Context: one part of a larger RNA
Molecule: small-subunit ribosomal RNA, central domain
Organism: uncultured rumen bacterium
RNA sequence: CUGGGUGUAAAGGGAGUGUAGGUGGUUGUGCAAGUCUGAUGUGAAAUCCAUGGGCUUAACCGAUGGACUGCAUUGGAAACUGUGUAACUGGAGUGCAGGAGAGGUAAGCGGAAUUCCUAGUGUAGCGGUGAAAUGCGUAGAUAUCAGGAGGAGCACCGGUGGCGAAGGCGGCUUACUGGGCUUUUACUGACGCUGAGGCUCGAAAGCGUGGGGAGCAAACAGGAUUAGAUACCCUGGUAGUCCACGCUGUAAACGAUGAUUACUAGGUGUGGGGGGACUGACCCCUUCCGUGCCGCAGUUAACACAAUAAGUAAUCCACCUGGGGAGUACGGCCGCAAGGUUGAAACUC
Numbered sequence: 001c002u003g004g005g006u007g008u009a010a011a012g013g014g015a016g017u018g019u020a021g022g023u024g025g026u027u028g029u030g031c032a033a034g035u036c037u038g039a040u041g042u043g044a045a046a047u048c049c050a051u052g053g054g055c056u057u058a059a060c061c062g063a064u065g066g067a068c069u070g071c072a073u074u075g076g077a078a079a080c081u082g083u084g085u086a087a088c089u090g091g092a093g094u095g096c097a098g099g100a101g102a103g104g105u106a107a108g109c110g111g112a113a114u115u116c117c118u119a120g121u122g123u124a125g126c127g128g129u130g131a132a133a134u135g136c137g138u139a140g141a142u143a144u145c146a147g148g149a150g151g152a153g154c155a156c157c158g159g160u161g162g163c164g165a166a167g168g169c170g171g172c173u174u175a176c177u178g179g180g181c182u183u184u185u186a187c188u189g190a191c192g193c194u195g196a197g198g199c200u201c202g203a204a205a206g207c208g209u210g211g212g213g214a215g216c217a218a219a220c221a222g223g224a225u226u227a228g229a230u231a232c233c234c235u236g237g238u239a240g241u242c243c244a245c246g247c248u249g250u251a252a253a254c255g256a257u258g259a260u261u262a263c264u265a266g267g268u269g270u271g272g273g274g275g276g277a278c279u280g281a282c283c284c285c286u287u288c289c290g291u292g293c294c295g296c297a298g299u300u301a302a303c304a305c306a307a308u309a310a311g312u313a314a315u316c317c318a319c320c321u322g323g324g325g326a327g328u329a330c331g332g333c334c335g336c337a338a339g340g341u342u343g344a345a346a347c348u349c
Base pairs, nucleotide, nucleotide: 003321004320005319006318007303008302012317014201015200016199017198021194022193023192025088026087027086028085029084030083031082033081034080035077036076037075038074039073040072041071042070048066049065050064051063053061054060091191092188093187094186095184097182098181103177104176105175106174107173108172109171110154115149116148117147118146120144121143125136126135162169163168206247207246208245209244210243211242215241216240220236221235222234223233258316259315260314261313262312263311266294267293268292269291270290271289272288273287274286275285276284298305299304322349323348324347331342332341333340334339
């Protein structure tokens, strides 16, 4: 390379959008590039294969036939692919009518709690632990009550509930705004799928500038523990956590499971719609979309998966190819830096 693979053994890109490319529904008709078929020419000799022959045999040699699977020209076929044209509605999209949601952005508002400040009541402790101590407190703490300040997060509802492409999103109100679902089939008429590069988004931590800072808390300090204790426990405490703008671009970014489409027993919950039946919003029957559990066939090394597939198939992309060395070195690109991305070899088992 071929092949075989990618939930857990090596292996799905963090996610989307989309360029090139690849691939693509139904019907008629034209062309004939691919495809199939006939003919002609060519495809040197040697080599190769078959047959029979010559050196005593073999290797070797020479003969005949085949083959040389190719290329070109030309005649034809039209199922499939391609291409032109005409049409279709099932894929895709639009419209009309409904309805759900922590989807996003911005502004405003709310109450509980922690901390701090002021004033009152009140007196000797408080706090903390396995036990203590550091710490706070007679300059009046802790406790309690009233008032005020400020920041951050939103108890209950809350749910293998919902929404979002993923990251993620949770008090209330308003404004702007994205997507999905159902019904109706009114419109367009294959406009689809995937997607190397590209572009955009992307938790936490970190970085830059300027704000903010209640609580928590890397670093740091002290007290304990201990043989030691650069820890676990305790008392403090700075970056940070928060906001605005910009950067970084990584995670066990996980369902460790790429996207899309079709098909393949059932049962039972739950969220959002529709239809039927009913006195009825319940219950019941049915249908579409989502989200769980159990389970047959099938798959699997097993575990397990099982209409939300890891089953049966198709298209496209990404990735793997023994362990270590190593996600390292070197070089390129990106970054303010931290570092990211691409990514070896010697050597060794």